[in-house]
The prediction has a mean pLDDT of 91. Large-subunit ribosomal RNA, domain VI from an Actinomycetota bacterium, 266 nucleotides, folded computationally. Lineage of the source: Bacteria > Bacillati > Actinomycetota.
Context: one part of a larger RNA
RNA sequence: CGCUGGAGAGCUGAGGGGAGUCAUUCCUAGUACGAGAGGACCGGAAUGAACGCACCUCUGGUGUAGCUGUUGUCCUGCCAAGGGCAUGGCAGCCUAGCUACGUGCGGAUUGGAUAACCGCUGAAGGCAUCUAAGCGGGAAGCCAACCUCGAGAUGAGCUCUCCCAUUCCCUCGAGGAAGUAAGACCCCUGGAAGAACACCAGGUAGAUAGGCCGGCGGUGCAAGCGCGGCAACGCGCUCAGCCGACCGGUACUAAUCGGUCGAGGG
Numbered sequence: 001c002g003c004u005g006g007a008g009a010g011c012u013g014a015g016g017g018g019a020g021u022c023a024u025u026c027c028u029a030g031u032a033c034g035a036g037a038g039g040a041c042c043g044g045a046a047u048g049a050a051c052g053c054a055c056c057u058c059u060g061g062u063g064u065a066g067c068u069g070u071u072g073u074c075c076u077g078c079c080a081a082g083g084g085c086a087u088g089g090c091a092g093c094c095u096a097g098c099u100a101c102g103u104g105c106g107g108a109u110u111g112g113a114u115a116a117c118c119g120c121u122g123a124a125g126g127c128a129u130c131u132a133a134g135c136g137g138g139a140a141g142c143c144a145a146c147c148u149c150g151a152g153a154u155g156a157g158c159u160c161u162c163c164c165a166u167u168c169c170c171u172c173g174a175g176g177a178a179g180u181a182a183g184a185c186c187c188c189u190g191g192a193a194g195a196a197c198a199c200c201a202g203g204u205a206g207a208u209a210g211g212c213c214g215g216c217g218g219u220g221c222a223a224g225c226g227c228g229g230c231a232a233c234g235c236g237c238u239c240a241g242c243c244g245a246c247c248g249g250u251a252c253u254a255a256u257c258g259g260u261c262g263a264g265g266g
Stems, first nucleotide, its partner, number of pairs: 001152001005163007015149004021049007033038001051106005059100004066093005071086006110144003117137004164265001166178004183261004187203005208254003211250005217243003224237005
């Protein structure tokens, strides 16, 4: 921009894409077959590999705004306690999230039309012949079935709901313009959404983010004081103190106030 009034939702499915794999073991059965050695078709069951999709309960990884320990140095006047810098200074552990080395699931099944091939009936050609007329069977393959996108499918589909028929101008036409309706956007708070955009949740009639409170969880027992020790240090108050993202609650802070667009219909 189109889809012949303007909107908000929900569908239909033309068409497109994805998937499609394989192995081992067991039963049937040491059966059929075979002198023996060996050893099945058909049918049934289990386990697994690689691949794919999803997820984070478990196991592990990461976790540069979490906690702790610690070296050097500078600083907060000093002690003590802290802060900065040194690869995150180094080291140990780690929530959420993201993840695989972790977990779950998938390939199936069924129908249709067929290939090679196997047949029935059957003439030309008194026989024979799967074929010439006609009719069956038959693949991991083909078409569906499964997952997914999908009406720009310009062949522009369908359903539901909402808004209505204003004013002005003209060369009067399916003309032009203005203010509005339903609705949308700008703007703002944000997000397991994201390069921008988009998408989604919200914008005071509000839990969208921050703060605060509680919980979960992580570190691992703070400061200060007391006691013991010559001291380094240890013990007690102390499962302390501190704390990102997680789960809730709460209008304290910020989403204020506003603006723009948007129908008049064969």